[in-house]
RNA sequence: UGAGUUGACCGAGCAAUCGCGGUUUGUCGCUUCGGCGCAAAUCGAGGAAAGUCCGGGCUCCGCAGGGUAGGACGCCAGAUAACGUCUGGGCAGCGCGAGCUGACGGCUAGUGCAGCAGAGAGGAGACCGCCAGGUUAGCUUCGGUUAAUUUGGUAAGGGUGAAAGGGUGCGGUAAGAGCGCACCGCACAGUUGGUAACAACUUGUGGCAAGGUAAACCCCGUCCGGAGCAAGAUCAAAUAGGGAUGCAAUAGGUGUGUACCCGCACUGUAUCCGGGUAGAUCGCUUGAGGUGUGCGGCAACGCAUUAUCCAGAUGAAUGAUUGUUCACGACAGAACCCGGCUUAUAGGUCAACUCACACU
Numbered sequence: 001u002g003a004g005u006u007g008a009c010c011g012a013g014c015a016a017u018c019g020c021g022g023u024u025u026g027u028c029g030c031u032u033c034g035g036c037g038c039a040a041a042u043c044g045a046g047g048a049a050a051g052u053c054c055g056g057g058c059u060c061c062g063c064a065g066g067g068u069a070g071g072a073c074g075c076c077a078g079a080u081a082a083c084g085u086c087u088g089g090g091c092a093g094c095g096c097g098a099g100c101u102g103a104c105g106g107c108u109a110g111u112g113c114a115g116c117a118g119a120g121a122g123g124a125g126a127c128c129g130c131c132a133g134g135u136u137a138g139c140u141u142c143g144g145u146u147a148a149u150u151u152g153g154u155a156a157g158g159g160u161g162a163a164a165g166g167g168u169g170c171g172g173u174a175a176g177a178g179c180g181c182a183c184c185g186c187a188c189a190g191u192u193g194g195u196a197a198c199a200a201c202u203u204g205u206g207g208c209a210a211g212g213u214a215a216a217c218c219c220c221g222u223c224c225g226g227a228g229c230a231a232g233a234u235c236a237a238a239u240a241g242g243g244a245u246g247c248a249a250u251a252g253g254u255g256u257g258u259a260c261c262c263g264c265a266c267u268g269u270a271u272c273c274g275g276g277u278a279g280a281u282c283g284c285u286u287g288a289g290g291u292g293u294g295c296g297g298c299a300a301c302g303c304a305u306u307a308u309c310c311a312g313a314u315g316a317a318u319g320a321u322u323g324u325u326c327a328c329g330a331c332a333g334a335a336c337c338c339g340g341c342u343u344a345u346a347g348g349u350c351a352a353c354u355c356a357c358a359c360u
Base pairs, nucleotide, nucleotide: 001356002355003354004353005352006351007350008349009348010347012325013324014323015322016321017320018319020044021043022042023041024040025039026038028037029036030035046331050342051341053340054339055338056337057336058228059227060226061225070224071223072222073221074220075089076088077087078086079085090104091102092101093100094099105219106218110217111216112213113212127158128157129154130153131152132151133150134149135148136147137146138145139144166184167183168182169181170180171179185208186206187205188204189203190201191200192199193198232282233281234280235279242273243272244271245270246269247268252267253266254265255264256263257262289308292305293304294303295302296301326329
């Protein structure tokens, strides 16, 4: 100088005027006394406020405990309120590298699935080949040899396939074969290191493996009660049904037992309670808060401390105009709250690191 990797951060700036929403204040004005208006002060979107995909707080309902169904997750350790998230590590793959990616338990529990090709696709398989024996024919130096056929042996070689039941070499054999041996690989055990996953070993044992697929059913382990702020709570005009008390009447009516008398129940009105609709208020923003500093930890994060309140609407505010500067401005806007993930994003800043080339 060029090309990259990872992490963190900013998200047009300044000024004036007008407007909108919240809060507080007022020797202010009006008022139906609930508030309304006016004025002043002060605050007023985001890194994703988004998707609503996970986890939790909070609320109501349910609930002895456990299980079934259903769902999610799945190497190890840690962080956390919790998580499917994050941090560190292991293993595997990719990259020259900084680094990146991974649903990463089990197919020696069972069941299933696998196009084409191929003899055979899973305790496999003789199509060609190789080897041995028999029969027939030719040749013969009569020992055999060649060809055809047949009965066996054989997984070295060829061929098919994504994949054919360890690899290389030597020995061995009729030909072959972990059949034997050496080395490499593999499995199991041991030792050592590590909290662990796991790794290492001039250690031992075993001839050696019954392949793939579980984002196939399934098995094993862990976790999950349901619904959601239109949750839910308070006040409370109205309506239905209900209760208490007073008054009226003891009459009438209806029902019932009944032949009738008679008995029992219901039926009137006023007030109150209760009920809960419209409406209003709360929930609502002081919180697993954020900022700064220090300490512990590789880190996620934790602890201590300082200062501080930082949107809270309910037809729902955050905008407009002017001036000015620049790199000329992306994605996008709260609606109970918080921790994550995912997706969108013009342009810019910083830090650490890697590779290539050149120079010293």
This is a predicted structure of a 360-nucleotide RNA (Bacterial RNase P class A) from Cocleimonas sp. It matches the Rfam family "Bacterial RNase P class A". Rfam classes the family as a ribozyme. The gene name in the source record is rnpB. The prediction has a mean pLDDT of 76. NCBI's taxonomy places the organism under Bacteria, Pseudomonadota, Gammaproteobacteria, Thiotrichaceae, Cocleimonas.